The RNA shown here (c-di-GMP-I riboswitch aptamer) has 86 nucleotides and comes from a Gammaproteobacteria bacterium. Its Rfam family is "c-di-GMP-I riboswitch aptamer". Rfam's curators write: GEMM was predicted in a large-scale screen for bacterial structured RNA regulatory elements. Genes associated with GEMM are involved in a diverse array of functions, including chemotaxis regulation, signal transduction, secretion and chitin. It was read from a public genome assembly, where an Rfam model found it. The source organism's lineage runs through Bacteria, Pseudomonadati, Pseudomonadota and Gammaproteobacteria.
[in-house]
RNA sequence: UGCUAAAAAAGGCAAACUCGCCGAAAGGCGGGGACGCAAAGUCACCGGUCUACGGGAGCGUAUCCUAUGACAGCGGGGCCGCCGGA
Numbered sequence: 001u002g003c004u005a006a007a008a009a010a011g012g013c014a015a016a017c018u019c020g021c022c023g024a025a026a027g028g029c030g031g032g033g034a035c036g037c038a039a040a041g042u043c044a045c046c047g048g049u050c051u052a053c054g055g056g057a058g059c060g061u062a063u064c065c066u067a068u069g070a071c072a073g074c075g076g077g078g079c080c081g082c083c084g085g086a
């Protein structure tokens, strides 16, 4: 310097649930709380999923369609990041 790369160590994040707030909702923020996560750091670029205030359709007001909204803990991808042996 290259290949391979575990066991550990230092830590980190925080599901469900719950309290308060925001939102039409999906969901988000903060406190508590841990199901789990080697990227469960970050980004809505691609696919996918969720919601429908508003808009359109429908007609005895049921219901259906629609993202400009949301989900990064659904998958892909970009960028950044901890430790590291025989």
Stems, first nucleotide, its partner, number of pairs: 012037002017032006035073001041079003045076003048071003054066004